[in-house]
Context: one part of a larger RNA
RNA sequence: ACCAACGAGUUAUUGUGUAUAGCUGGUUAAGUCCCCGAGGGGAUGAAGCCGCAGGGAAACCUAGUGUUAAAAGCGCAUUUAUAGUUAUACGCAAAAGACCCGAAACUAGGCGAGCUAGCCAUGGCCAGGGUGAAGCCUGUUGAAUAAACAGGCGGAGGCCCGCACUCACCAGCCGUUCAAAACUGGGAGAUGAGCUGUGGUUAGAGGCGAAAUCCCAAUCGUGCCUAGUAAUAGCUGGUUCUCCUCGAAAUAUGUUUAGGCAUAGCGUUGAUUUUGUGUCUUGGAGGUAGAGCUCUGAUUGGAUGCGGAUGGCUUUAUGCCUACUUCAUUCUAUCAAACUUCAAAUGCCGAGACACUAAGAUCAGCAGUCAGACCAUGGGGGCUAAGCUUCAUGUGUCAAAAGGGAAAAAGCCCAGACCGCUGUCUAAGGUCCCAAAAUUUUCUGCGGAUAAACCGCAGACUCACGAUUUAUUCGUGAGAGGUUAAGUGGUAAAGGAUGUUCAAUUUCUUAAACAACUAGGAAGUUGGCUUAGAAGCAGCCAUCUUUUAAAGAGUGCGUAAUAGCUCACUGGUCUAGAAAUUGAGCGCCGAAGAUAUAACGGGGCUAAACCUAAUACCGAAGAUGCGGCCCGCGGAUUUUCCGCGGGGGUAGAGGAGCAUUCCUAGCGCGUUGAAGCCGGACUCGCGAGAGCCGGUUGAGUGCUAGGAAGAGAGAAUGUUGGU
Numbered sequence: 001a002c003c004a005a006c007g008a009g010u011u012a013u014u015g016u017g018u019a020u021a022g023c024u025g026g027u028u029a030a031g032u033c034c035c036c037g038a039g040g041g042g043a044u045g046a047a048g049c050c051g052c053a054g055g056g057a058a059a060c061c062u063a064g065u066g067u068u069a070a071a072a073g074c075g076c077a078u079u080u081a082u083a084g085u086u087a088u089a090c091g092c093a094a095a096a097g098a099c100c101c102g103a104a105a106c107u108a109g110g111c112g113a114g115c116u117a118g119c120c121a122u123g124g125c126c127a128g129g130g131u132g133a134a135g136c137c138u139g140u141u142g143a144a145u146a147a148a149c150a151g152g153c154g155g156a157g158g159c160c161c162g163c164a165c166u167c168a169c170c171a172g173c174c175g176u177u178c179a180a181a182a183c184u185g186g187g188a189g190a191u192g193a194g195c196u197g198u199g200g201u202u203a204g205a206g207g208c209g210a211a212a213u214c215c216c217a218a219u220c221g222u223g224c225c226u227a228g229u230a231a232u233a234g235c236u237g238g239u240u241c242u243c244c245u246c247g248a249a250a251u252a253u254g255u256u257u258a259g260g261c262a263u264a265g266c267g268u269u270g271a272u273u274u275u276g277u278g279u280c281u282u283g284g285a286g287g288u289a290g291a292g293c294u295c296u297g298a299u300u301g302g303a304u305g306c307g308g309a310u311g312g313c314u315u316u317a318u319g320c321c322u323a324c325u326u327c328a329u330u331c332u333a334u335c336a337a338a339c340u341u342c343a344a345a346u347g348c349c350g351a352g353a354c355a356c357u358a359a360g361a362u363c364a365g366c367a368g369u370c371a372g373a374c375c376a377u378g379g380g381g382g383c384u385a386a387g388c389u390u391c392a393u394g395u396g397u398c399a400a401a402a403g404g405g406a407a408a409a410a411g412c413c414c415a416g417a418c419c420g421c422u423g424u425c426u427a428a429g430g431u432c433c434c435a436a437a438a439u440u441u442u443c444u445g446c447g448g449a450u451a452a453a454c455c456g457c458a459g460a461c462u463c464a465c466g467a468u469u470u471a472u473u474c475g476u477g478a479g480a481g482g483u484u485a486a487g488u489g490g491u492a493a494a495g496g497a498u499g500u501u502c503a504a505u506u507u508c509u510u511a512a513a514c515a516a517c518u519a520g521g522a523a524g525u526u527g528g529c530u531u532a533g534a535a536g537c538a539g540c541c542a543u544c545u546u547u548u549a550a551a552g553a554g555u556g557c558g559u560a561a562u563a564g565c566u567c568a569c570u571g572g573u574c575u576a577g578a579a580a581u582u583g584a585g586c587g588c589c590g591a592a593g594a595u596a597u598a599a600c601g602g603g604g605c606u607a608a609a610c611c612u613a614a615u616a617c618c619g620a621a622g623a624u625g626c627g628g629c630c631c632g633c634g635g636a637u638u639u640u641c642c643g644c645g646g647g648g649g650u651a652g653a654g655g656a657g658c659a660u661u662c663c664u665a666g667c668g669c670g671u672u673g674a675a676g677c678c679g680g681a682c683u684c685g686c687g688a689g690a691g692c693c694g695g696u697u698g699a700g701u702g703c704u705a706g707g708a709a710g711a712g713a714g715a716a717u718g719u720u721g722g723u
């Protein structure tokens, strides 16, 4: 891992509700008696319980009673409007292990110091080498058996090096291992607080500890075993057959409450009732969107006025002028969730009409839900960030919804799957190929130089409109039109640009524009000032006059300053449009990422892109057609037929069934082969399943009507066995 078996809402009591049955007051319990097929049944038994009366804490009173001083009022009863009780089954609850498995823990009584920690008793062990303390002896000095020095003897030490022994600091190796701590190579102590054998001792809130919560048998912040014990678990996991009907919630309030509960909301079932929803009309309340500035505040620029205040003037007066400025008034331009002189649309509350119809309401039984997600809209928080967060609104979708589309896809678009059909029509979305559907947008003839394309004419066809008329004719029109050249389409901004199309405005232009070429572009004058210089061209001031077709006291380059080049401006050559601005459409640049093109699903596309218009087709589990099943309601001639409506579904509520084991009664089958097992493409049933046939096997077993449950497995790191 697989297979098989086992494996989870049970039982007794009480309460409550529903269904059924008995009685109308209901009912017996223990006990006793009788029968018996020994499982049980019948009779008796009136104790007790419930009901028939309530009120009060109670005494107590009683259709009333309590409160109270009260005859008042009020509370609860009584009546209108009054049915209980016993039994069985089922739903739910209570308290019990209470659907099953699962803690870490707590308590009690015992078992452990053969591991390890300490201690006690008694034994054992420590190769070899080094160092050389005290002390003693001799000698020298010395008065000395003092002291010092020298030599010798001596052999101390938690001394040194280093085996055994003990330890465990580093690295490697191992890490389904040789091993639940080893191995390999180094390392530390090695006469000591040393190591070690044997025997003994200390025990669980206790021991022991050179102290680490270390150790106390691979277990230690309180051992192990058994018991209390099925501890408790608002937590996780699991919870077994079928079909049918309906079908949620992820919210509010409270909570030592926030991943749990209770009540309400939303679901379902039953009973009783009579509303309910939508549209239109109409009557209301209201202060949001918007708007506005009247109020409250904020706010642009100005004017006016009483003041403040700076500086100044003069006649020094509490005079005049004035930068600036608080406040007020007024004009002007604005802003507001906590501003409003105003003020919607929706929504909400009523009434009437119409439509849909059973959605509505009340009571009773049973729930589940209290983590929601995205989308759209209106807000708060955040960065007008988030697949962010938090509210509100929504027949929104998912959750609990399959199908088609968006390449792929919970929440987007279309659309709600009872079953079958190689029927039909559509939705969103599409129609070149992958890949269903248009490479859709007249045809023929003649002419235009003409093969295509394009244009014109004629005819035919289709469509639309109009006329005439009542089934035909006539007339008119149409039978596409634009944009993009960027692979834009098929990612993005500020900003930038003679891209291109359309529209508008203005100016110039055969009295010759725009561009190009050609010629001129002068004089007073080097204007004045400044300056070393300043001559059109560093800077300041002024910017005139003359000759002219025209020429600035000079547009730019240039020089030290001049010079030089050029422009404005003008003549000529040439000949048809030119220049500028604005708006709109589609494009361009701006544009850099990490495995591989990779920002159309792909191929590929110049339309097979974009805008506008048109027709046809494809396209879903939608609609519809045919056939079948089920449910609800209504009608009838009621096992049935007809009509109408319905049948996605998690949690969950309700209904109907299948199968297993056993019991009771009746009826059966079986060695001429029961059950079981294997196989079947057969029959019946919507299904759980039932039958039949064949094989195998060898002794029991079924059907009908009821009853009772150890009553259905694929999941629980399930349990046991097997492979």
Stems, first nucleotide, its partner, number of pairs: 001723006011096001013094011025050003031044005054061002064076004099238002102235001106228006117202009126192001128161003131157001135153007165189003169186004204220001206216002241657006251264005265369002267366007276356009290342001291340002296336003301331005307325002311321003372398003375394007403414003418628004423624003429618003432603003438615001440614002442460007461479007480612004489605001495589002499586010516573005522546003527541003552567001556565002629647008658712001660709010676696005682691003
RNAcentral holds the full RNA, with entries from ENA. A computed fold for a 723-nucleotide part of an RNA from a bacterium, annotated as large-subunit ribosomal RNA, domain II. The coordinates come from a structure-prediction model, not an experiment, and the mean pLDDT is 82.